[in-house]
RNA sequence: GUCAGAGUAGCUCUGCCGCGUCAAGUGCCACACCAUGGGAUGUGGGGUGUGGACGAACACGUUCUUCGUGGCGUUGGCCGAGCGCGUCCGCUGGC
Repeated sequence: GUCAGAGUAGCUCUGCCGCGUCAAGUGCCACACCAUGGGAUGUGGGGUGUGGACGAACACGUUCUUCGUGGCGUUGGCCGAGCGCGUCCGCUGGC
């Protein structure tokens, strides 16, 4: 110098443990802030807070204020599997 590779935040799926079903959560809009391959930067994706709009599937049994079972929710978390950053620099290996 050249070729290849590793590696983020996250996304999807299985399993497990929960939450709600007396409606929180998820999703949508606005504003502000935060973090985001090893470093810098960044379209973008992600998170937090505030405000707003919208909004649902429960059923059965029971010892009957309870508990249990099965569902439902574009529901929360964890392990695993698959996918996985743009530019520049760096790291690893080959030539």
The RNA shown here (THF (Tetrahydrofolate) riboswitch aptamer) has 95 nucleotides and comes from a Mollicutes bacterium. Its Rfam family is "THF (Tetrahydrofolate) riboswitch aptamer". About the family: Tetrahydrofolate (THF) riboswitch was first reported for Ames et al. as an RNA motif in 5' untranslated (5'-UTR)regions of folate transport and biosynthesis genes in Firmicutes genomes. The sequence was found by an Rfam model in a public genome assembly. The prediction has a mean pLDDT of 81. Taxonomically the source falls in Mollicutes (Bacteria, Bacillati, Mycoplasmatota).